[in-house]
Context: one part of a larger RNA
RNA sequence: ACGAACGCUGGCGGCGUGCCUAACACAUGCAAGUCGAACGAGAACCCGGAGCUUGCUCCGGGGGACAGUGGCGAACGGGUGAGUAACACGUGAGGAACCUGCCCUAGAGACCGGGACAACCAUUGGAAACGAUGGCUAAUACCGGAUGCCUUCACAUGGUCGCAUGACCGAGUGAAGAAAUGCUCAGGCGCUCUAGGAGGGUCUCGCGACCUAUCAGCUAGUUGGUGAGGUAAUGGCUCACCAAGGCAUCGACGGGUAGCUGGUCUGAGAGGACGAUCAGCCACACUGGGACUGAGACACGGCCCAGACUCCUACGGGAGGCAGCAGUGGGGAAUAUUGCGCAAUGGGCGAAAGCCUGACGCAGCAACGCCGCGUGAGGGAUGACGGCUUUCGGGUUGUAAACCUCUUUCAGGGAUGACGAAAAUGACGGUAGUCCCAGAAGAAGCUCCGGCCAACUACGUGCCAGCAGCCGCGGUAACACGUAGGGAGCAAGCGUUGUCC
Numbered sequence: 001a002c003g004a005a006c007g008c009u010g011g012c013g014g015c016g017u018g019c020c021u022a023a024c025a026c027a028u029g030c031a032a033g034u035c036g037a038a039c040g041a042g043a044a045c046c047c048g049g050a051g052c053u054u055g056c057u058c059c060g061g062g063g064g065a066c067a068g069u070g071g072c073g074a075a076c077g078g079g080u081g082a083g084u085a086a087c088a089c090g091u092g093a094g095g096a097a098c099c100u101g102c103c104c105u106a107g108a109g110a111c112c113g114g115g116a117c118a119a120c121c122a123u124u125g126g127a128a129a130c131g132a133u134g135g136c137u138a139a140u141a142c143c144g145g146a147u148g149c150c151u152u153c154a155c156a157u158g159g160u161c162g163c164a165u166g167a168c169c170g171a172g173u174g175a176a177g178a179a180a181u182g183c184u185c186a187g188g189c190g191c192u193c194u195a196g197g198a199g200g201g202u203c204u205c206g207c208g209a210c211c212u213a214u215c216a217g218c219u220a221g222u223u224g225g226u227g228a229g230g231u232a233a234u235g236g237c238u239c240a241c242c243a244a245g246g247c248a249u250c251g252a253c254g255g256g257u258a259g260c261u262g263g264u265c266u267g268a269g270a271g272g273a274c275g276a277u278c279a280g281c282c283a284c285a286c287u288g289g290g291a292c293u294g295a296g297a298c299a300c301g302g303c304c305c306a307g308a309c310u311c312c313u314a315c316g317g318g319a320g321g322c323a324g325c326a327g328u329g330g331g332g333a334a335u336a337u338u339g340c341g342c343a344a345u346g347g348g349c350g351a352a353a354g355c356c357u358g359a360c361g362c363a364g365c366a367a368c369g370c371c372g373c374g375u376g377a378g379g380g381a382u383g384a385c386g387g388c389u390u391u392c393g394g395g396u397u398g399u400a401a402a403c404c405u406c407u408u409u410c411a412g413g414g415a416u417g418a419c420g421a422a423a424a425u426g427a428c429g430g431u432a433g434u435c436c437c438a439g440a441a442g443a444a445g446c447u448c449c450g451g452c453c454a455a456c457u458a459c460g461u462g463c464c465a466g467c468a469g470c471c472g473c474g475g476u477a478a479c480a481c482g483u484a485g486g487g488a489g490c491a492a493g494c495g496u497u498g499u500c501c
Stems, first nucleotide, its partner, number of pairs: 001499002004497005011373006017366002019331001024329003028326003033072003038069002045062008079284003089208007098201003103197007111145004120135006150177006157170005182189002210256003217247003222244008259281004263274004286307005309320004337363001339362003345359001346357004376406004386397004410442001412437005420428001445490005450471003456485005466473002
């Protein structure tokens, strides 16, 4: 010094922190939706009308639930540290080898057509999960053609430049490539192509950072070349062929351990140890593998396959993944509520109103830590009683108490009552604060007293019982064990244990 634990004790507040062990298994609820101003249909209910069999049917209008098509989001936010000794991280460069939805700036444009599929209806399979067949339909869903500011490619060409592969600019010919004249509350919002930006991502390299030689040799896609494939892109990334290389005592290869950093702790510093909370990066999401969609994933609350485990089943087959927030069992010395709210900040969607948000803001529990405050102040000697001790005179506890005079922080009772919000909107919260009331009232313990080390006597015990960090105490006068009185040190804490400096 601590994310601590244990023992004894425990008044209040503020700010923080709280599964370090089993990346063990999880009941239950919630944690990612939103848009009707993209689209078709449309239940309940309401209004009007018609028919009559008088409580039903039909038609029109409003209304808009649930579901569906479509768009955006779901790749963020949140968790964990298993793996990883690696360009994973930190730092500094490079990309003349790259990608980029939403956002910003600028230029140009949106012409003509088409066929479907859900929803819905009908039939039907299944215990369920979930389907199958036929029919109808819309779109900012899908497809064909046109045009081309421009982009890409091919051919040939002029200029400028670079460290190399080469890059940039210009004119020419040819080929290929768009769109939703959609929605609207008429203001706008959207769509397509291109150039640039911002922010994000990706790739390469120099340097830096654990232990081990009781690991000394390692390597066949291995090292390089040519060509091809693949990728946003370079590259043995992959493949065919060719060559025989490449790494290593400046520690290769192997083994062990470990997420990395800003930082934290300690120290005068150099250094040493650590990497909780907060922040950046990485990796993972029951275990292993794989791709799909997409601007972005090889995707925690998506899909497929295999495995282990749990659950449902009509035995044919299905469902699941808390290392999200709470919570449960288990493990453990040990770590909290199945709380409130979207009021604020931020995020997603939406033109907006708004909806969603266990992110977040708050509250609850825990002396777990740090900080602050209190448990009273002044006076008061017959130095009372009692306790302990005594050489029996006394000494000490001790101004301590009683008693007198005051005060009321905090806690308690009453009243009032915010900031946080810019018009409305406050979970926190009748909270903080302010005023009034009563009364010293409700609030002190723990460890130690042989030396180190601050603080001593009595009794009990008798190498016993016990103490102990080291030296060591105890065998009949123990300042060292136990108890009492007294004292010392800290104080809502005090000690012990563990770990680091």

The part of an RNA shown here (small-subunit ribosomal RNA, 5' domain) has 501 nucleotides and comes from an uncultured Actinomycetes bacterium. The coordinates come from a structure-prediction model, not an experiment, and the mean pLDDT is 86. The full RNA is in RNAcentral, with records from ENA and SILVA. It matches the Rfam family "Bacterial small subunit ribosomal RNA".